[in-house]
Predicted 3D model of a 106-nucleotide RNA (SAM riboswitch aptamer (S box leader)) from a Miltoncostaeales bacterium. The prediction has a mean pLDDT of 84. Taxonomically the source falls in Miltoncostaeales (Bacteria, Bacillati, Actinomycetota, Thermoleophilia). Its Rfam family is "SAM riboswitch aptamer (S box leader)". Rfam links the family to the GO term regulation of gene expression. It was read from a public genome assembly, where an Rfam model found it.
RNA sequence: AUCGCAUCAAGAGCGGCAGAGGGACAUGGCCCUGUGAAGCCGCGGCAACCAGCGCAAUAGCGCCAGGUGCCAAUUCCUGCAGGCAUUCGUGCCUGGGAGAUGCACG
Numbered sequence: 001a002u003c004g005c006a007u008c009a010a011g012a013g014c015g016g017c018a019g020a021g022g023g024a025c026a027u028g029g030c031c032c033u034g035u036g037a038a039g040c041c042g043c044g045g046c047a048a049c050c051a052g053c054g055c056a057a058u059a060g061c062g063c064c065a066g067g068u069g070c071c072a073a074u075u076c077c078u079g080c081a082g083g084c085a086u087u088c089g090u091g092c093c094u095g096g097g098a099g100a101u102g103c104a105c106g
Base pairs, nucleotide, nucleotide: 004103005102006101007100008099013043014042015041016040017039021032022031023030028077029076044071045070046069049067050066052063053062054061055060075098080095081094082093083092084091085090
């Protein structure tokens, strides 16, 4: 890596370097961006998956913040299937696929 499990509507930004793109995915939208994108660095913060600790029953709850992760917009929306509504423009719901993160495996 593959396979497996869980979660994905909440939350959390400033500075420095840099210098034109960015929002993973065809398409179609929409949006961010020289009032400075990506990337890198520093500091700050969010959360609580794993570890640790306590109660307890292997469930569950709580504490903590060591290992990860994350800090525009639901994973920005859509794309595939089904359903409902419709002023026929579209709107909404459910599921799927893909992806992200953690754990597990190796």